This record gives sequence, C1' cells and structure tokens, in this order.
RNA sequence: GCGUGCAAACGGCAAACCGGCGGAAACGCCGGGACGCAAAGCUCAGGAGGCUAAAGCGGCAAGCACCGCCAGGCCAGUCCGGCCGCCACG
Repeated sequence: GCGUGCAAACGGCAAACCGGCGGAAACGCCGGGACGCAAAGCUCAGGAGGCUAAAGCGGCAAGCACCGCCAGGCCAGUCCGGCCGCCACG
C1' cells in the first nucleotide's frame, strides 16, 4: 500500500420513542434512550432517489379555507461514488 471483516481488543456512533428548543413543514439541535451500524465518519457544490411546500404561480372564490404545481428547504441510518480512518488476519 492492497484485500478481507469470521473471531477478538480498545473503543466509537445512536433507530424508534420521550422531554426541551428551532422550523410553515420535512426535519435539525440538546438531553434521555438503544434498533442497529466495520465507516451509521465527512461530502447534497459528484450522480441518482426520496420527503416537505412556506413564499410564488394556477384553480375555486368576495375573501379565507381547500386543490394542483414548484426547492432555493430537508434526508448521508436510501443507493452509487469521492475523501479521511481504529484494530486484526492475509
């Protein structure tokens, strides 16, 4: 440096759910909590996919409500890729 991750060792992260805060929402952050994860580390300004729809546009319409479209918002624990990385064995 490359491959593998079966078993170990030191450890790491933290789903659902609950509480608080932020947000229109998706969701995020903090605390609790562990479903799981050999990258469940980083990258959404690499590619794809998904979620939400405030503002905006259109419809209805007196208006609101409602319906449709839409990401510049969100998801890395959706997938592929890129970058960094512990230990063990080969």

Annotation: A computed fold for a 90-nucleotide RNA from Flavonifractor sp. An135, annotated as c-di-GMP-I riboswitch aptamer. The source organism's lineage runs through Bacteria, Bacillota, Clostridia, Eubacteriales and Flavonifractor.